[in-house]
RNA sequence: GAUAAACGCUGGCGGCGUGCGUAAAACAUGCAAGUCGAACGGGUGGAAGCCGCAAGGCUGAAGCCAGUGGCGGACGGCUGAGUAACGCGUAGGUGACUUACCCAGAGGUGGGGAAUAACGAUUCGAAAGAAUCGCUAAUACCGCAUACGGUUGUGCGUGUAGGCGCGUGCAACGAAAGCUCGCAAGGGCGCUUCUGGAGAGGCCUGCGUCCGAUUAGCUAGUUGGUGGGGUAAUGGCCUACCAAGGCUCCGAUCGGUAGCUGAUCUGAGAGGAUGAUCAGCCAGACUGGGACUGAGACACGGCCCAGACUCCUACGGGAGGCAGCAGUUAGGAAUUUUGCACAAUGGGGGAAACCCUGAUGCAGCAACGCCGCGUGGAUGAAGAAGGCCUUCGGGUCGUAAAAUCCUUUUCAACGGGAAGAAACGGACGGUACCGUUGGAAUAAGCAUCGGCUAACUACGUGCCAGCAGCCGCGGUAAUACGUAGGAUGCAAGCGUUAUCCGGAUUUACUGGGCGUAAAGAGCGCGUAGGUGGUUUCGUAAGUUGGGCGUGAAAGCCCCCGGCUUAACUGGGGAGGGUCGCUCAAAACUACGAGACUUGAGGGUGGAAGAGGAGACUGGAAUUCCCGGUGUAGUGGUGAAAUGCGUAGAUAUCGGGAGGAACACCUGUGGUGAAGACGGGUCUCUGGGCCACUCCUGACACUGAGGCGCGAAAGCGUGGGGAGCGAACGGAAUUAGAUACUCCGGUAGUCCACGCCCUAAACGAUGGACACUAGGUGUGGUGGGUAUCGACCCCCGCCGUGCCGUAGUCAACACAAUAAGUGUCCCGCCUGGGGACUACGAGCGCAAGCUUAAAACUCAAAGGAAUUGACGGGGCCCCGCACAAGCAGCGGAGCGUGUGGUUUAAUUCGACGCAACACGAAGAACCUUACCGGGGUUUGACAUGUACAUGUAAUCCCGUGAAAGCGGGACCCCCCCGCAAGGGGCGUGUACACAGGUGUUGCAUGGCUGUCGUCAGCUCGUGCCGUGAGGUGUUGGGUUAAGUCCCGCAACGAGCGCAACCCUCGUCGCCAGUUGAUCUCUCUGGCGAGACUGCCGAGUUCAACUCGGAGGAAGGCGGGGAUGACGUCAAGUCAGCAUGGCCCUUACAUCCCGGGCUACACACACGCUACAAUGGGUGGUACAGAGGGUUGCUAAGCCGCGAGGUGGAGCCAAUCCCACAAAACCAUCCUCAGUUCAGAUUGCAGUCUGCAACUCGACUGCAUGAAGGCGGAGUUGCUAGUAACCGCAGGUCAGCAUACUGCGGUGAAUACGUUCCCGGGGCUUGUACACACCGCCCGUCACGUCAUGAAAGCUGGUAACACCUGAAGCCGCUGGGCUAACCCGCAAGGGAGGCAGGUGUCGAAGGUGGGACUAGUGAUUGGGACG
Repeated sequence: GAUAAACGCUGGCGGCGUGCGUAAAACAUGCAAGUCGAACGGGUGGAAGCCGCAAGGCUGAAGCCAGUGGCGGACGGCUGAGUAACGCGUAGGUGACUUACCCAGAGGUGGGGAAUAACGAUUCGAAAGAAUCGCUAAUACCGCAUACGGUUGUGCGUGUAGGCGCGUGCAACGAAAGCUCGCAAGGGCGCUUCUGGAGAGGCCUGCGUCCGAUUAGCUAGUUGGUGGGGUAAUGGCCUACCAAGGCUCCGAUCGGUAGCUGAUCUGAGAGGAUGAUCAGCCAGACUGGGACUGAGACACGGCCCAGACUCCUACGGGAGGCAGCAGUUAGGAAUUUUGCACAAUGGGGGAAACCCUGAUGCAGCAACGCCGCGUGGAUGAAGAAGGCCUUCGGGUCGUAAAAUCCUUUUCAACGGGAAGAAACGGACGGUACCGUUGGAAUAAGCAUCGGCUAACUACGUGCCAGCAGCCGCGGUAAUACGUAGGAUGCAAGCGUUAUCCGGAUUUACUGGGCGUAAAGAGCGCGUAGGUGGUUUCGUAAGUUGGGCGUGAAAGCCCCCGGCUUAACUGGGGAGGGUCGCUCAAAACUACGAGACUUGAGGGUGGAAGAGGAGACUGGAAUUCCCGGUGUAGUGGUGAAAUGCGUAGAUAUCGGGAGGAACACCUGUGGUGAAGACGGGUCUCUGGGCCACUCCUGACACUGAGGCGCGAAAGCGUGGGGAGCGAACGGAAUUAGAUACUCCGGUAGUCCACGCCCUAAACGAUGGACACUAGGUGUGGUGGGUAUCGACCCCCGCCGUGCCGUAGUCAACACAAUAAGUGUCCCGCCUGGGGACUACGAGCGCAAGCUUAAAACUCAAAGGAAUUGACGGGGCCCCGCACAAGCAGCGGAGCGUGUGGUUUAAUUCGACGCAACACGAAGAACCUUACCGGGGUUUGACAUGUACAUGUAAUCCCGUGAAAGCGGGACCCCCCCGCAAGGGGCGUGUACACAGGUGUUGCAUGGCUGUCGUCAGCUCGUGCCGUGAGGUGUUGGGUUAAGUCCCGCAACGAGCGCAACCCUCGUCGCCAGUUGAUCUCUCUGGCGAGACUGCCGAGUUCAACUCGGAGGAAGGCGGGGAUGACGUCAAGUCAGCAUGGCCCUUACAUCCCGGGCUACACACACGCUACAAUGGGUGGUACAGAGGGUUGCUAAGCCGCGAGGUGGAGCCAAUCCCACAAAACCAUCCUCAGUUCAGAUUGCAGUCUGCAACUCGACUGCAUGAAGGCGGAGUUGCUAGUAACCGCAGGUCAGCAUACUGCGGUGAAUACGUUCCCGGGGCUUGUACACACCGCCCGUCACGUCAUGAAAGCUGGUAACACCUGAAGCCGCUGGGCUAACCCGCAAGGGAGGCAGGUGUCGAAGGUGGGACUAGUGAUUGGGACG
């Protein structure tokens, strides 16, 4: 885009079309084929007439009825079951034919005969119907006559194409019907013979016409002939005989599917799909068979038979066929009225009038389709109300509405009123159309809005409910679900589903591919086939051009016309074939004849080679056997063990046996078609190469089938068996180890013969030929040059490698050995899995091989390259990373934190490094967020409004644990203003609101940790690449450093590094000081100094490195601050801020008490120790940096002490905290659970504080636990560092083993970068990209689904064999019956016919064994998905 559509929601009108696609299922009822009296007799009828007085009689027209007869029921209408076919289409043939009615022409139409239906009578039957007897007519039937250019036979002549035509003889044969009009003459309609025509048919032929080879062979009337039969006619169409043919890989046979075409839909076209309506052909008429009649049928509304089904019945028998129009039932997602009319068109009959016609013309139903129209138009901003959103300002629906003005298609009412028909005649139809009136009146929905794809917000929901064409949405902020508002698209429709084409160059003719994406057969030989060198002549099949014929109409396209337009429709034109006939051309292909040599083959002469087969033969080595020497091990591995060995191994020497394989040479060397081929010699043998250019003369290339070869493993038979070695045994390794390693070891490996036939059989690259830059090796060979000569060097041919231009390629790459450019031939591919599978078939001894699907399932699978990340990959480098050291931790007790457990609560957060002396710079109350209990509700806190009030504050009483609740006293606020009033401040009430340490750190800001103070991370322009991307940033050096230098398709730049900042160390200057002066020190401030600056060495004489001088300091002088792009959804909503959600007499807030301090246990960070480098006691020395008024607190006095008392001094370089400690001197202790260690506990105290019970610190006396240096493992530190020692500060009422600072004493070690950890750079592999904590394979368990096998079971289809055999045609018979003609006076006979009988064929049926196919099947196999 389309549809014969259906479904969902919706629905105003008209025109034109279309409407059982399924059950070729079954059908009630009505209708659909009749007509003719001018063919005929009769019945009925009775106009009219006649006779009659009448009754009545006679004649008897029209009309109607069945019958005889004629024509028509073979057309029209319906359907698509069957059919893969001369069925259809197209082009032809018929010398092999037919044709009623119609047209034209030429004749004829004479004379006879015998019957029969109707009818009447009788009889049978329920009916349908039938029988017998009797009568009668014809355009019914039968003889006779006549007859042609008719038919048959036979002659002659002539033309021709075969059974043909023409002319002319002879013989035989063959016709007929009348009716009607008319007074008549005559006419009309018929009848009959022949010829021709028109139209219609039969038959035959070429070409075209679906799928399957997992259907490869089929065929006995089969193929042909002769005779005969049959037909309108050819023909095995049928029959007898004879022959043995016929079809087939250019697809026979078989199976499946299907009516074919014009055309329809789609497509740029070529194609693809379809075959409704309309038109042509075919086929069918309940299923199967059959003939009759007829011009025509093997007959839709005819007959006979068989079968199934339905109906009637008196049970004896009968009837029926909607795939005609309506209609019913069924089936189905689904398809209409039991309408009107013959007015038109057409058909049948008739002389005609006319009759019939569900053909047809119309109407009805259905948005089923196409087309047209409408549902109003203009003005209208207070941008109304209302809805929705909102950043609360507004935005939007929206000129939309309302309102005002206007119009009337449509609609309604009324009126007029066609054409369709030359005359009578109109179903449609009072329709189309026209006029008048009325009034915006009667008329809008559907789908979508994440991307593709036009259109966005809010709420609800919370991986639920749901959506979905693909990708994919939904797990609390969903433009994707549902709803709403808005928007977009289309519109009386809109969506969905189904189907076809397109996009899809995704089956590639136009127009694709096969190195790695799917795809070159393992290799050759060769059949059919396809293709084929140069040249001459001829032919004209292909080819090309012209002409003629045909290609129905409709449709499509163009033009013109008719309905108001369009759809629709009329006329004209164009177009359409692999078609037929004919004329011509001869380039190319082909064919025929001839010639040629370059393709191909042969000849002669050479040389190379692991080419093949067979026979013979050689040495080294392994093993085994024998003997000698010799002694305890050997062997094996990462390390071991099993094994072998005192019965003498291994080692070594000599001798022997046997089998297999051939070191060096050996080479991206050679040979072969491939597989493959390696000691030597001989025999046989294949192929290629070079040179000569002698011969043949296209002999060629490829190659479906076919045939042959074909590694290893494997199989069969027989040998052989040294080594190696599946299986197997043992030893190890390991969680295990059915493995890797080791010790053994059987098949096998070897030979002969025969199978198997597959490999990553690979260059993953089929064969042949030609052409298209070079360079450099190597093997064979020829020529030139050169030489004493082997070489070297130059040129050519044939092989075999590498590099590379153009070109090609998705890229990688290929590149004269093409994956380049062309030609020819073959093979193969068409998303992944299922599946190198199943079934079937062929082959095989087997194993198995070859060929090779489907269901189902996925939205990918795959290639090449890129950037990362990763690797028990490589290279380079760094770091207290290891190593070298020192001190620790891990064991003990205690402190602190965490987990766990417990609890009313033990509030919360932090969880590898990077949580765990962390938030917390200090939980008795408070803090406090937790728990219990008691209270408050505009609130403990903020702002605003309204009303009331006048205060704040203070005091008292009751109750209570307090908070609070209740009551009382006291008092009558401040400012402006004369006042009224206003303002301020406070209280109460009410309303807005407050409040929340409630939730989400995965909605966030900010801040922080970490990689990491690691050296990296990027950009602009240029260049390279189709692109991702690369280059720069890589490389060579160097550095702490992407630091610097050199080089370079890069040149520059940014964030990082470094420097700038602070501090310590040296010096200078200035200033300062607390009793006074001076210098130093000190304190504060400002400067100087260090830059590889100088010298030497190394280096690319670059960066830089090493050494030295000077200097307080030397190569970054020490320390600090400073943290790139980013990573971890890292941490924090409980520091703060903040979106959303949640609570609102509570998740808010107040109070008291409790808890955060629990304790079987586990971990982390610490303190103190285990002692003599120590502990106790006594004496004595030396700091720095800090703090102090709610403070530090001196001296003195009291207390053993904590402390008390005291109050001087100090807002601090002045006073105080404040004695520093280790160290040093002296002395005791003497290796012990101690004069070590101090936990725990008792008693007594001190201090802080409202308060030390839960739950503080300290003091004195007493008590005196574990612990004797710590397993696996693990931490810190490279110099004023570690370690040891004390001091101070913050927090703080009090409480420090923690934290932050300060000084004192003051080491050891670093060979080095293999290893562990972390990091940086380059490179490599990758199936990873959530990035190795990745990805991913198989079994098992469970569920679902499709499928294979299977004892079987149940159907279907088409054949075959035999039996039976209806109707019927044909044959034979026909003793029964018999009008026409013949003979006969007659009787009778004859000819002919009929019934009956019988035979061949024959549908259906029965029996049987098979074939193919479908369904189902316990169980079972694999597969897919979860």
Small-subunit ribosomal RNA from an uncultured bacterium, 1426 nucleotides, folded computationally. Its Rfam family is "Bacterial small subunit ribosomal RNA". Its family is annotated with structural constituent of ribosome and ribosome in the Gene Ontology. Model confidence (mean pLDDT): 85 of 100.